[in-house]
RNA sequence: GAAGCAGGCCAGACCGCCGCUGGGGCGAGCGUGGAAACACGGCCCUGGAGGAAGGUCCGGACUGCACAGGGCAGCGCAGGAGCUAACGGCUCUCCACCGCGAGGUGAGGAUCAGAGCAACAGAGACGAGUCGCGGCGGGGCAACCCGUCGCGGGUGCAACGGGCAAUCUCUGCGCGCAGCAACACCAAGUAGGCCGGCGUUGACGUGGCUCCGCGGAGCCGGCGGGUAGGUGGCACCGAGCCGGUGGGGUGACCCCCGGCCCAGAGGAAUGGCGGUCACGCCGCGCGGGUCGCAAGGCCCCGUGGCGCACAGAAUCCGGCCUAUCGGCCUGCUUCACAC
Numbered sequence: 001g002a003a004g005c006a007g008g009c010c011a012g013a014c015c016g017c018c019g020c021u022g023g024g025g026c027g028a029g030c031g032u033g034g035a036a037a038c039a040c041g042g043c044c045c046u047g048g049a050g051g052a053a054g055g056u057c058c059g060g061a062c063u064g065c066a067c068a069g070g071g072c073a074g075c076g077c078a079g080g081a082g083c084u085a086a087c088g089g090c091u092c093u094c095c096a097c098c099g100c101g102a103g104g105u106g107a108g109g110a111u112c113a114g115a116g117c118a119a120c121a122g123a124g125a126c127g128a129g130u131c132g133c134g135g136c137g138g139g140g141c142a143a144c145c146c147g148u149c150g151c152g153g154g155u156g157c158a159a160c161g162g163g164c165a166a167u168c169u170c171u172g173c174g175c176g177c178a179g180c181a182a183c184a185c186c187a188a189g190u191a192g193g194c195c196g197g198c199g200u201u202g203a204c205g206u207g208g209c210u211c212c213g214c215g216g217a218g219c220c221g222g223c224g225g226g227u228a229g230g231u232g233g234c235a236c237c238g239a240g241c242c243g244g245u246g247g248g249g250u251g252a253c254c255c256c257c258g259g260c261c262c263a264g265a266g267g268a269a270u271g272g273c274g275g276u277c278a279c280g281c282c283g284c285g286c287g288g289g290u291c292g293c294a295a296g297g298c299c300c301c302g303u304g305g306c307g308c309a310c311a312g313a314a315u316c317c318g319g320c321c322u323a324u325c326g327g328c329c330u331g332c333u334u335c336a337c338a339c
Stems, first nucleotide, its partner, number of pairs: 001335010012277007020048007030041004050310001054321002057319005062179004074175005079093005094108001095106004109170002114168002116164002131152009183232004193223006204215004240260005246255003279307007287300005
């Protein structure tokens, strides 16, 4: 220098203006909407997407229901040892395969329990009804047939000896079911339920209002459950985040020390405009440097335009998988050259 392998990181920065949304403090204790529950409204301070927030494929937290114990069924996992809250995840390691190598991949328990399967070729493929040759015994006039033993050629991954468990099965281990639209609380209806009282001997409504007329079978009170609606769950002192020439371990990871509090709506905020700088691509310049005979190439400077991916939290967390313009860093391998 070229070609690779493994791991990690960034995902434009800053300023100004205008908005959206969460939280805290202060003030008011008032106004608006609503039957209520409750929500919104002022000023100040402050937070506001990701490495995948995605797919919703695994595992957990949390919540409700179910549950003495054991077994069957069903589903899942599978070398060994470990990490972890848990896992089908991760780490180390053995073995097999791929690669010159750094490394990569693995659906790697069991075929002395049973069943099933095997293209093509081949006489025959899991059944021996067995291809050729030879020996022996039996039958038959003979060709030949039956039984048994030995040897051999060809096909094919594989020929009574094996393969496949990515077919059922067996073994070991694990697993209750549903999911935040879970669930808990507050709580309307000229919705409905139950109880009590009064009512056709006229309650109740209505018109002139102590009498009367008309209509007339309901009226009044109480109780508890749900629905609409609202609030919590839900923004979390946590499987939390950041840092450490800290300690243990090959490692995943664990422990210790210090610091921090870090988005949260519910038709769903996290945006728009302008400017400066940075990065990439394309173009321009009687610009500069360098190589070249030249055409021209490369680098720098100035200037103009364009671009900056994939994507968008919705109860939370750990993984896996998938998408992703460009760029950077670390370690290692092979080849070439120089010393």